RNA sequence: UUUGAAAAAGGCAAACCUGUCUAAAGACAGGGACGCAAAGCCACGGGUCUAAGGUGAAAGCUAAGAUAGCCGGGCUGCCAAAA
Numbered sequence: 001u002u003u004g005a006a007a008a009a010g011g012c013a014a015a016c017c018u019g020u021c022u023a024a025a026g027a028c029a030g031g032g033a034c035g036c037a038a039a040g041c042c043a044c045g046g047g048u049c050u051a052a053g054g055u056g057a058a059a060g061c062u063a064a065g066a067u068a069g070c071c072g073g074g075c076u077g078c079c080a081a082a083a
């Protein structure tokens, strides 16, 4: 530097359950493991979700919020193999 077939040290933890917070999406903590080689970090671009507030007769649209385990991009990093 490239790669993640095998092996191995260690790591993370979906659904679901309980509790707390939120308007909601969802987040956090504990339990739990579907998976993950960046499932470590960053909402910069696209996507998706929510819409208390704003607007509207309503449907809807939207400020805003959420998602990094949807994709791209940026930063950092463990183990192993090959060169």
Stems, first nucleotide, its partner, number of pairs: 001082004011036002016031006034069001040075003044072003047067004053062003

The prediction has a mean pLDDT of 87. A computed fold for an 83-nucleotide RNA from Paenibacillus alkalitolerans, annotated as c-di-GMP-I-GGC riboswitch aptamer. Lineage of the source: Bacteria > Bacillati > Bacillota > Caryophanales > Paenibacillus.